[in-house]
RNA sequence: GCCCCUGUAGUUCAAUGGAUAGAACGGCCCCCUCCUAAGGGGCAAAUGUAGGUUCGAUUCCUACCGGGGGCA
Numbered sequence: 001g002c003c004c005c006u007g008u009a010g011u012u013c014a015a016u017g018g019a020u021a022g023a024a025c026g027g028c029c030c031c032c033u034c035c036u037a038a039g040g041g042g043c044a045a046a047u048g049u050a051g052g053u054u055c056g057a058u059u060c061c062u063a064c065c066g067g068g069g070g071c072a
Base pairs, nucleotide, nucleotide: 001071002070003069004068005067006066007065010025011024012023013022018055027043028042029041030040031039048064049063050062051061052060
C1' cells in the first nucleotide's frame, strides 16, 4: 500500500428494514436475614463519526475513525 472481517449499556452477546433497541453478568435502591452470602422486586445505563437510500435504518450504500486478520 491492497483485500477481508468487525464496532450496540461498564463487560459479554441478541435484535438484520417496522411496536418502547432486549438479555446475562456488573452497578445503585428496596425487601428478606441477628449480620453476611444466597434469594426476591425495582432503577439507571448503549447502536463509533459524517453523509446517502427509504414512508421508516442497529440493519442497506459511501467516506472517515478504532480493533482484528491476510497478501505484498
This is a predicted structure of a 72-nucleotide RNA (transfer RNA) from a bacterium. It was read from a public genome assembly. It matches the Rfam family "tRNA". Rfam describes the family as follows. Transfer RNA (tRNA) molecules are approximately 80 nucleotides in length. By type it is a transfer RNA. The coordinates come from a structure-prediction model, not an experiment, and the mean pLDDT is 81.